[in-house]
RNA sequence: CUCAUCCAGAGAGGUGGAGGGAUACGGCCCUUAGAAGCCCGGCAACCAGCGUUCGCGCGUCAGGUGCCAAUUCCGGCGGAUAUGAAUCCGCAAGAUGAG
Numbered sequence: 001c002u003c004a005u006c007c008a009g010a011g012a013g014g015u016g017g018a019g020g021g022a023u024a025c026g027g028c029c030c031u032u033a034g035a036a037g038c039c040c041g042g043c044a045a046c047c048a049g050c051g052u053u054c055g056c057g058c059g060u061c062a063g064g065u066g067c068c069a070a071u072u073c074c075g076g077c078g079g080a081u082a083u084g085a086a087u088c089c090g091c092a093a094g095a096u097g098a099g
Stems, first nucleotide, its partner, number of pairs: 001099006011040001013039003019030003025075003041068003046064002049060004072093001076091006
């Protein structure tokens, strides 16, 4: 850089000790009834493997990743509806996988 996905799912365990929700800012939250990290456990099924198919695909498995509060916690820009509140669509930003 390209493509796909992002309103589902996942512990009342051990360790650890004060922080965490990606970064900055603003909100709003979680946390000593114990944060991050690590171990174990779990979820999912993108890639790989296996079966099947002309192929698309489907099934299976769980080896490589990923993930396990809140929609990607909410925020930006454009548009539609609307008195408003708000809802919806597209884009941007970000995350993950594959190339």
Model confidence (mean pLDDT): 83 of 100. Predicted 3D model of a 99-nucleotide RNA (SAM riboswitch aptamer (S box leader)) from a soil metagenome.